[in-house]
RNA sequence: UACGUGCUCCGGGGUCGGUGUAAUUCCGAACCGGCGGUCAUAGUCCGCGACCCGCAAGCCGUCCCGCUCCAAAGCAAUUUGGGGUGCUGACGGCGAACGGUUGAACUGGUGGAAUUCCAGUACCGACAGUUAAAGUCUGGAUGGGAGAAGCACGUA
Numbered sequence: 001u002a003c004g005u006g007c008u009c010c011g012g013g014g015u016c017g018g019u020g021u022a023a024u025u026c027c028g029a030a031c032c033g034g035c036g037g038u039c040a041u042a043g044u045c046c047g048c049g050a051c052c053c054g055c056a057a058g059c060c061g062u063c064c065c066g067c068u069c070c071a072a073a074g075c076a077a078u079u080u081g082g083g084g085u086g087c088u089g090a091c092g093g094c095g096a097a098c099g100g101u102u103g104a105a106c107u108g109g110u111g112g113a114a115u116u117c118c119a120g121u122a123c124c125g126a127c128a129g130u131u132a133a134a135g136u137c138u139g140g141a142u143g144g145g146a147g148a149a150g151c152a153c154g155u156a
Base pairs, nucleotide, nucleotide: 001156002155003154004153005152006151007150008149010147015029016028017027018026030136031135032125033124034048035047036046037045043123044122052100053099054098058094059093060092061091062090063089065086066085067084068083069082070081071080072079073078105121106120107119108118109117127139128138129137
């Protein structure tokens, strides 16, 4: 220096007023912008994550059936209850990976290079809930995660 294994930690932001019985949801004005990439810095270029949908390796539980052990009843065959186990089927739950879906920007300027900087004018924002319609409130979420940083060990 490179590769591999393991561990630790970090990893989403944003409101006031007005009207009204009631709205942080309407109206007015404001505010916010995950991660990686891109000869120059990105909410709106490329890709990823999460949410949502599908499929599904596999896992867990219950029931049916077989075997076996224990207990009780019975003259016996056997019956009932409980434990263990096997395999197929049925039902329910969880579910990696993979696939699908997934919003929005132009113009001018500078420059070697910028839909990324500067100027101007715009646009976008899942699902559920709510005494009134949500990017900003509440919730799934003290979750998950793209990824960031660091440490240890090993090999070359």

Predicted 3D model of a 156-nucleotide RNA (FMN riboswitch aptamer (RFN element)) from Arthrobacter cavernae. Its mean pLDDT, the model's own confidence on a scale to 100, is 83. The organism belongs to Arthrobacter, within Bacteria. The sequence was found by an Rfam model in a public genome assembly. It matches the Rfam family "FMN riboswitch aptamer (RFN element)". Rfam links the family to the GO term FMN binding. About the family: The RFN element is a highly conserved domain that is found frequently in the 5'-untranslated regions of prokaryotic mRNAs that encode for flavin mononucleotide (FMN) biosynthesis and transport proteins.